[in-house]
């Protein structure tokens, strides 16, 4: 210098102006009850609304709601079944399907990356197409032997060679044979048993022996081990109307109508009260300081833990956090150029809190910085 790989950061900056939300302060208006006053009125207080002003006001993913927890209510003697989840080993954690370290397998020259990593000698199922044959093996072409009727024949042997497939019952060489074959032998690979060594462990290294080789699939049923009660902030709690309509009571003071010609009485409309409507609408709490962030030190390879110091204002409820202007910055295009630059135009993604955390996944414009690896050149 070029290429690669892993990680961290940031998510335009400053100013002006208009606007939105929470909270504070000041002030005005309306309403309630209380107190003072003979009264007009006044005082503080509570609730609602307006104005002015001050502070603060989204994210790395606030997203998807896929996991795990906190919290709340309900359920629960204990155990089992069913159902669901997880699955190399050791560790981290409140917990996890997450993270760290290691092991094994695969890819890469390497840094490094990838694996939903238990069990396929417990049982059952499945394996498209092609191919003779897809799991009890079996034999299409070929090879070899025999027979005759000499043929595109029949019978037998074989699994070395060919062909198919993702996958065909170990590989190479030799002995052997009619041709062949773990039939036998040597080496290699794999499997099993035993022994020695290393590691907490997964596992690794080495040796001896054995029968000679046994296909894949569990994100198919299944088996083994471990874990799991349900619902969710519309959880849950406190306060709590108004109108319509319905039911009941009263008939008191004076109402209207009907049963009568009149009085009483009864019914009914209206009226007053109570209950239902409805623990509904609505208000408030829950609500944001929490498994919190940062720095330093210590322990640990690390994830992380411990200690000290330190930091701190989103809480809406149809849902606020936005628009415009100026200067600059990153970046793109065009033109000019004395190659230093100058001018004009464009221009900053994905997205957005709604009880709170830990993860994972997904989206994402243009970048900055660093570790490591490979190649090349120079010293």
């Nucleotide at each position: 210098u070029g290429g690669g790989u892993c990680g961290a950061c940031a998510a335009g900056a400053c100013g002006g102006u208009c606007g939105c939300g929470u909270c504070g302060u000041u002030u005005c208006c309306c309403g309630g009850a209380u107190c003072c006053g003979c009264g007009a009125g006044g005082a503080g207080u509570c609730g609602g609304g307006g104005a002015a002003u001050g502070c603060c006001g989204a994210g790395g993913a606030a997203c998807g709601u896929c996991c795990g927890g906190g919290c709340u209510c309900c359920g629960c003697a204990g155990a089992g079944c069913a159902g669901g989840g997880c699955g190399g080993u050791g560790g981290g954690u409140a917990a996890c399907a997450c993270c760290c370290a290691c092991c094994c397998g695969g890819g890469g020259c390497a840094a490094c990356c990838c694996g939903c990593g238990a069990g396929a000698c417990a049982g059952u199922g499945c394996c498209a197409c092609a191919g003779a044959a897809a799991a009890c093996a079996g034999a299409c072409c070929g090879c070899c032997g025999g027979c005759c009727u000499u043929g595109u024949g029949c019978c037998g042997g074989u699994a070395a060679g060919g062909g198919u497939g993702a996958a065909a019952c170990g590989g190479u060489g030799g002995u052997g044979u009619a041709a062949g074959a773990g039939a036998c032998c040597a080496c290699c690979a794999g499997c099993g048993a035993c022994c020695g060594g290393g590691g907490c462990g997964a596992c690794c290294c080495g040796g001896u022996c054995g029968g000679c080789u046994c296909g894949g699939u569990a994100a198919a049923c299944c088996u083994c081990g471990c874990c799991c009660g349900g619902a969710g902030c519309a959880a849950g709690g406190u306060c709590g109307a108004a109108c319509a309509g319905a039911a009941g009571a009263c008939g008191c003071a004076u109402g209207g109508g009907g049963c009568u010609g009149c009085u009483c009485g009864c019914c009914u409309c209206g009226g007053u009260c109570u209950u239902c409507g409805g623990g509904u609408a609505g208000a408030c709490c829950g609500c944001u300081a929490g498994a919190g962030g940062g720095u330093u030190g210590c322990g640990g390879c690390a994830a992380c833990g411990c200690a000290a110091c330190u930091c701190g204002u989103a809480g809406a409820u149809a849902g606020a956090u936005g628009g415009c202007c100026g200067u600059c910055c990153a970046u793109g295009g065009c033109g000019c150029u004395u190659c230093g630059g100058c001018g004009c135009c464009g221009g900053g993604a994905c997205a957005g809190a709604a009880c709170c955390c830990g993860g994972c996944g997904u989206a994402g414009c243009a970048g900055u910085c660093g570790g490591c690896c490979c190649a090349u050149u120079c010293g």

Bacterial RNase P class A from Planctomonas psychrotolerans, 379 nucleotides, folded computationally.
It was read from a public genome assembly, where an Rfam model found it.
The source organism's lineage runs through Bacteria, Actinomycetota, Actinomycetes, Microbacteriaceae and Planctomonas.